[in-house]
RNA sequence: AAACUGAAGAGUUUGAUCCUGGCUCAGAUUGAACGCUGGCGGUAUGCUUAAGACAUGCAAGUCGAACGGUAGUCCCUUCGGGGAUGAGAGUGGCGCACGGGUGAGUAACACGUGGGAAUCUACCCAGUAGCGGGGGAUAGCCUGGAGAAAUCCAGAUUAAUACCGCAUACGCUCUACGGAGGAAAGGCUUCGGCCACUAUUGGAUGAGCCCGCGUUGGAUUAGGUAGUUGGUGAGGUAAAGGCUCACCAAGCCUGCGAUCCAUAGCUGGUCUGAGAGGAUGAUCAGCCACAUCGGAACUGAGACACGGUCCGGACUCCUACGGGAGGCAGCAGUCGGGAAUAUUGGACAAUGGGCGCAAGCCUGAUCCAGCAAUACCGCGUGUGUGAAGAAGGCCUGCGGGUUGUAAAGCACUUUCGCUAGGGACGAUAAUGACGGUACCUAGAUAAGAAGCACCGGCUAACUCCGUGCCAGCAGCCGCGGUAAUACGGAGGGUGCAAGCGUUAAUCGGAAUUACUGGGCGUAAAGCGCGCGUAGGUGGUUUAUUAAGUCAGAUGUGAAAUCCCUGGGCUCAACCUAGGCACUGCAUCUGAUACUGGUAGACUAGAAUGUGGGAGAGGGAAGUGGAAUUUCCGGUGUAGCGGUGAAAUGCAUAGAGAUCGGAAGGAACAUCAGUGGCGAAGGCGACUUCCUGGACCAACAUUGACACUGAGGUGCGAAGGCGUGGGUAGCAAACAGGAUUAGAUACCCUGGUAGUCCACGCGGUAAACGAUGUCAACUAGCCGUUGGGUUCGAUUUAGGAUUCAGUGGUGCAGCUAACGCAUUAAGUUGACCGCCUGGGGAGUACGCUCGCAAGAGUAAAACUCAAAGGAAUUGACGGGGGCCCGCACAAGCGGUGGAGCAUGUGGUUUAAUUCGAUGCAACGCGAAGAACCUUACCAGCCCUUGACAUGGCAGGAAUCCCUGAGAGAUUGGGGAGUGCCGCAAGGAACCUGCACACAGGUGCUGCAUGGCUGUCGUCAGCUCGUGUCGUGAGAUGUUGGGUUAAGUCCCGCAACGAGCGCAACCCCUGUCCCUAGUUGCCAGCACGUAAAGGUGGGAACUCUAGGGAGACUGCCGGUGACAAACCGGAGGAAGGUGGGGAUGACGUCAAGUCAUCAUGGCCCUUACGGGCUGGGCUACACACGUGCUACAAUGGCCAGUACAGAGGGACGCGAGACCGCGAGGUGGAGCAAAUCCCAGAAAGCUGGUCGUAGUCCGGAUUGGAGUCUGCAACUCGACUCCAUGAAGUUGGAAUCGCUAGUAAUCGCGAAUCAGAACGUCGCGGUGAAUACGUUCCCGGGCCUUGUACACACCGCCCGUCACACCAUGGGAGUUUGUUGCACCAGAAGCAGGUAGCUUAACCGAAAGGAGGGCGCUUGCCACGGUGUGGCCGAUGACUGGGGUGAAGUCGUAACAAGGUAGCCGUAGGGGAACCUGCGGCUGGAUCACCUCCUUU
Repeated sequence: AAACUGAAGAGUUUGAUCCUGGCUCAGAUUGAACGCUGGCGGUAUGCUUAAGACAUGCAAGUCGAACGGUAGUCCCUUCGGGGAUGAGAGUGGCGCACGGGUGAGUAACACGUGGGAAUCUACCCAGUAGCGGGGGAUAGCCUGGAGAAAUCCAGAUUAAUACCGCAUACGCUCUACGGAGGAAAGGCUUCGGCCACUAUUGGAUGAGCCCGCGUUGGAUUAGGUAGUUGGUGAGGUAAAGGCUCACCAAGCCUGCGAUCCAUAGCUGGUCUGAGAGGAUGAUCAGCCACAUCGGAACUGAGACACGGUCCGGACUCCUACGGGAGGCAGCAGUCGGGAAUAUUGGACAAUGGGCGCAAGCCUGAUCCAGCAAUACCGCGUGUGUGAAGAAGGCCUGCGGGUUGUAAAGCACUUUCGCUAGGGACGAUAAUGACGGUACCUAGAUAAGAAGCACCGGCUAACUCCGUGCCAGCAGCCGCGGUAAUACGGAGGGUGCAAGCGUUAAUCGGAAUUACUGGGCGUAAAGCGCGCGUAGGUGGUUUAUUAAGUCAGAUGUGAAAUCCCUGGGCUCAACCUAGGCACUGCAUCUGAUACUGGUAGACUAGAAUGUGGGAGAGGGAAGUGGAAUUUCCGGUGUAGCGGUGAAAUGCAUAGAGAUCGGAAGGAACAUCAGUGGCGAAGGCGACUUCCUGGACCAACAUUGACACUGAGGUGCGAAGGCGUGGGUAGCAAACAGGAUUAGAUACCCUGGUAGUCCACGCGGUAAACGAUGUCAACUAGCCGUUGGGUUCGAUUUAGGAUUCAGUGGUGCAGCUAACGCAUUAAGUUGACCGCCUGGGGAGUACGCUCGCAAGAGUAAAACUCAAAGGAAUUGACGGGGGCCCGCACAAGCGGUGGAGCAUGUGGUUUAAUUCGAUGCAACGCGAAGAACCUUACCAGCCCUUGACAUGGCAGGAAUCCCUGAGAGAUUGGGGAGUGCCGCAAGGAACCUGCACACAGGUGCUGCAUGGCUGUCGUCAGCUCGUGUCGUGAGAUGUUGGGUUAAGUCCCGCAACGAGCGCAACCCCUGUCCCUAGUUGCCAGCACGUAAAGGUGGGAACUCUAGGGAGACUGCCGGUGACAAACCGGAGGAAGGUGGGGAUGACGUCAAGUCAUCAUGGCCCUUACGGGCUGGGCUACACACGUGCUACAAUGGCCAGUACAGAGGGACGCGAGACCGCGAGGUGGAGCAAAUCCCAGAAAGCUGGUCGUAGUCCGGAUUGGAGUCUGCAACUCGACUCCAUGAAGUUGGAAUCGCUAGUAAUCGCGAAUCAGAACGUCGCGGUGAAUACGUUCCCGGGCCUUGUACACACCGCCCGUCACACCAUGGGAGUUUGUUGCACCAGAAGCAGGUAGCUUAACCGAAAGGAGGGCGCUUGCCACGGUGUGGCCGAUGACUGGGGUGAAGUCGUAACAAGGUAGCCGUAGGGGAACCUGCGGCUGGAUCACCUCCUUU
């Protein structure tokens, strides 16, 4: 400040991040439909599909004041008739071309907008002039006839505002300018006139025609056109015009998209959007087109005519079969189609239309009513109070919470609806369908009136139950496999509300087609590279013009709509007035900076000329040497060749090797260089000839001549094709040999096309800088190539500088990041090309090109919610570097073979309870199953229970005897009366009853706690602050050293800190102090067979308390003056002395619901509880862990020596005696440095055995016993006698151990009545070896690649098989459409006219003029024939594609993916693929070269 005001994002690719990019959602809208629900009113709207077919009724008539006149009715009547009125029908006039419907066709002057000239216009308005005088017919009516009908024919007769002459003619038309031609109608009257009529002029209205501009998609439609384009003349039309015809010319349209195909009525507007745009064209309004399909004209002012005519076709109906009738895309209505769209209503009261002088008639236009929540708008379904926070429901942690002031109760109101009364506007006289109207008043009663969707995130709103990847949900992401806020129900909540959801559709969000407003190095995207046409763009300056541009004015931009301000319905929706706006077009006037045009000038762009030097630039001809191969000859002898290893192959017929000679083809080492040249592809020996381009220097010349470049055209690696040559080497295909499970491969031996030349074709590559061309501008530094200038100079070298190339590094800036960075991916300008999710697919079809291979152009259906780029952290690699570990190596001893023990699998069983299952299950839970344990099985029993708490009743508790039974259990008898006490009772215990409950080794370790294993005693894992990065993240923690160690030092955008490491703790090793029994005994004494046995001692050992000691402290060396390492000294011990305890962040949904605890689920006279017996102990077999052995380093016999650490009262148990022995009898001592278990064994000494299935080995079996225990049958241990199996050192493979260790020897303990070869401890004897880190395994750090992230036990490719889906080809078949040629030709119109016929006019009466019918010619619809094009449908069979559950075969790709991969091309192969040739890095690793940085 009238008409202004307006812009939001989210989910989803990943382990996480940023980006790219699609999909999806939130909004608004609709002529909607469907589901559930439904009180009222107002205003709108209502077949979007079958332009499918239609029964029935209505939708266009009117005029007697144009005309003749009938029936009927009334009056009169002489009964003959007359008069009045006069329906219907007919002639005539006007209307029927409007109104109403529909959108099939139409891509067009159809529509919109703005113009134009060569036109017509009934009725209407205005003007001028006129309306004189005649004639002949005809319908109707009547008569006759044909027909089923529709209808028709003949005769007679009649009127007019019907028809025809004549007269008149200012104006009108024609004209040769002399002239010629052409009209009319009356009717009514109140006698005033009115209404008509004729000619003509002008207007108005309406219509026709022409032009500029605008108006869908397809180029997989590129050429179209013969009346086609123009001219002359004629015809035709209301009118210009090829509109038509004759002739002439050969034009015309088209890349600014012709033609063709598909789709479509156009507009005002409507919806959406901030806008620009996008979508749309219902209702209302303007225009167009159509009226069953096709054609045609007639009438008329106007039609080629929705409710007219004719003809042809299809369809329907009637029929007497001869013929006829019809056209709802008017209003209702019916059938059909469809997801879907209303009444066979009222009225002409209003508005409007037709006719009429008028009254009036007609009007499914219109106004109203009916139906439908179809849309918009408004109203209601009550208001206040009301806590015992009722009952009920739901949840619960059981306390309560919530539904909830909600209800009930109390008080109040009556909108809407209902009943009754009054009652408009719309019509200012009459006339009201609406109308039981709107509206007003009165009355009764809270009375009659709430649903739908949702509640995982997006997105507002949460719990319980049921279900158990089922049923189901889902817009996207995704939920559901036993604790689902996601399914179904319930309670509660949220959002809208007479509606709410769903579906469909449009715009928005989507900057996701980007004009506003995007991109192209790696995400999709720069043509392989030039030349160049059209086009686009274009240097400096002067003048002019005024096309673009800008300003003003005028006209137009219909109304409605939108917007603003008012007004009217109670408000609103709705209606209405005025305004703004309609961003456009046209015309006029003006401005002239810029762009354009025209004319002139300039030299900075561009080009030419002159002079130079550089170069694998191109083409042609010739020449050269090295090497390979072959051939010939010499020498010479047994192999050569090849590989990871071999073989095929060559060779005694002389290879390979070596020497000499010859032939032939191809390629050109060194120089050689991120050096040079070229537009790109590409170009490399030397010489000559021809030839293109660039660069430098200085001047001169031309004067914008320039840049880009759609189409076009040329060049274009390798491979390939054609013809003819050539062929040394190499080498697709092919053959053979290997490798392998296979090996159509990688490796080897051969080998043909090809590679080479000439001439053609082809036209593609990772044709790459994945970066189009041109121009301008924007810090540097360092190389290098080719010129110039200058300094220096004898020269070489060198310095400085300037052009042109070619590299590196780097600032600003840009980028998603990586990176680019004067050679831009920076900042700008010009032009071209290209992109728009992944797959299908660079494929199909079509077309063009090609000899072919194929190339170019290039889709869709269908399918997915991703595909992708860069970077990050991990993990992984048959990647790299460094390092560690009994990891390997070096050693010692085992396992795997035997027998036995033990555990597991499997099998068996009534049960063989359960768990543990790679390392990290398997002598594990179990430190000990005969009963018990025990959880399993069979049988017999119990049901408030074996156990806990509470209630009631009784009884003390408890103990003893006895019967039945397998026992649990049950029957009987007896003893016993306790404690506290306020004297009621109480506490503990037992029994009985009823109910809450107990109980469960039932399930889920993938619901859990706790505990544990493992990586791993590996050295790691993190944080705060700061810094860097858009971010995930990084830094710190990396680097140089060092360590057992992220141990320490140094350096450093980091500085610190925490959990780990280490240390602190325990044992052990040395010493000291203190103490001295049960331990000790040196010295002194006593004493014994012996003995610390005794007195005594406190020295030693020892015991157990406390200390010391070891810290790289010292020395030397190395190192960086560090940390540290190496060596040494001293020391009991030396570099964490040895051992133990100690296990970071985390991983494995690791293990355990059967230790325990625990959520949920399940069982409750049983899945609980008790008992007896059985089982866990089974046995064709397989595996693990052990024991004992196989023997002489040994076995056996005899003798003899030395430990440590433990245990002991429900115990250890001595001496003694008995027994061969296990053991028994007995019971001293000991609650333990005292006693006992308890003899240690290996060892040592001596003897024997003599290499054997033994004097080894001891299984198995028989017999006899001992012990424990209620009980050794299933199923204990041990002893004795007898028996005497396998086994002679163990295949592939595999385990432990680095010192007091391995090996070997025995002892003890826990558990335990008894029952170890197991387990846990203890000491005795006591080795070997480690060069070293290449390899195997595991781990740590750094780095690299990655398509992995469930993380390589990953990911993933193709064939084949099966199912389904869409699609291409296909012998064909077929619908539609269309071109061409021909036939045919209805109706109609135009022309012609022999035949027939004919009222008006002429006529000398014969005829003529004119007309009609007929015939005919032309045009032409339908139709037909033939032949093409195109779209579609269908088709045996067939091709590939997509999607699917855990199919089959292989392993192609991702790591160096195990042969680096990929691109093009060619060949081959079950398949992925392999091989050849050329190319690329978007290849890892190592080395070299070059360059850069620093010194």